[in-house]
RNA sequence: GCCGGUGUAGCUCAGGGGUAGAGCAUCGCUUUCGUAAAGCGACGGCCAAGAGUUCGAAUCUCUUCAUCGGCU
Numbered sequence: 001g002c003c004g005g006u007g008u009a010g011c012u013c014a015g016g017g018g019u020a021g022a023g024c025a026u027c028g029c030u031u032u033c034g035u036a037a038a039g040c041g042a043c044g045g046c047c048a049a050g051a052g053u054u055c056g057a058a059u060c061u062c063u064u065c066a067u068c069g070g071c072u
Base pairs, nucleotide, nucleotide: 001071002070003069004068005067006066007065010024011023012022013021018055026042027041028040029039030038048064049063050062051061052060
C1' cells in the first nucleotide's frame, strides 16, 4: 500500500428498513432470625463519527476513526 472481519447498555452478545432486546452486573422489593440462593421489578444505549438514499436507517451506500486478520 491492497483486501476482508468487527464496532449496539458497565461487560458478553442478538437484532440485517417500520418506536432497540437478552444474559451477567448494579439498585429496590418479596422470601429468611440473618446471609446466600430463588422470585418479581427498576435503572441503563438516539447503535464508533460524518454525509447520502428513503415516507422512514442500528440495518443500504460513501468517507473517516479504532481494532483484529490476510496479502505484498

RNAcentral holds the sequence, with entries from ENA. A computed fold for a 72-nucleotide RNA from a Ktedonobacteraceae bacterium, annotated as transfer RNA. The coordinates come from a structure-prediction model, not an experiment, and the mean pLDDT is 85. It matches the Rfam family "tRNA". The family's RNA type in Rfam is transfer RNA. Taxonomically the source falls in Ktedonobacteraceae (Bacteria, Bacillati, Ktedonobacteria, Ktedonobacterales).